[in-house]
């Protein structure tokens, strides 16, 4: 930046300065906070997204073989039809992991780049479902659930 992917119910705080806020915005709640909020600067920590290491799997890549695959009609075999291919790359199929390259799932490190260190991104707002109440209704309120979504945060990318 009206841009793309991923992740957001883990998990990790002491200290100095400051001194009244503070949990993105904006309502609503509900929290933090003179036993010191925000910011700022020290140290420590977490966590693995970017980096690394191993493993197995898949592609790609290699070697060999081979005409003939794949899909529908049929319960199935046969057959029948359709599309691909049929010297050679391209089809199918067995192998192989030497060397290169991409994924994907598991694990393992942590020097450096970011990031993070109250509460799920604190909760809620839209949409949908499904339950309770409101004598009763496919509706209306309203609470609680649960799944999507929007904002929004951080990384990694691209422009």
């Nucleotide at each position: 930046c009206g841009c793309u992917c991923a992740u957001c119910c883990a998990g990790a705080g002491g200290g100095g300065c400051a001194g009244a806020g503070g949990g993105a915005c904006a309502c609503g709640g509900c929290c933090c906070g003179a036993u010191g909020a925000a910011g700022c600067c020290c140290c420590g920590g977490c966590a693995a997204c970017c980096c690394u290491c191993c493993a197995g799997c898949c592609g790609g890549u290699c070697u060999c073989g081979u005409a003939g695959a794949u899909c529908g009609c049929c319960c199935g075999c046969c057959g029948c039809g359709a599309u691909c291919g049929u010297u050679u790359c391209c089809g199918c199929g067995a192998g192989g992991c030497u060397c290169c390259c991409g994924g994907c799932u598991a694990g393992g490190g942590a020097a450096g780049g970011u990031g993070c260190c109250a509460a799920a991104u604190c909760c809620g707002u839209c949409u949908c479902a499904c339950g309770g109440c409101g004598a009763g209704a496919u509706g209306c309120g309203u609470c609680g659930u649960g799944a999507g979504g929007a904002a929004g945060a951080u990384g990694a990318g691209g422009a």

This is a predicted structure of a 159-nucleotide RNA (SAM riboswitch aptamer (S box leader)). Rfam family: SAM riboswitch aptamer (S box leader). From the family's description: The SAM riboswitch is found upstream of a number of genes which code for proteins involved in methionine or cysteine biosynthesis in Gram-positive bacteria. Gene Ontology term of the family: regulation of gene expression. Model confidence (mean pLDDT): 76 of 100.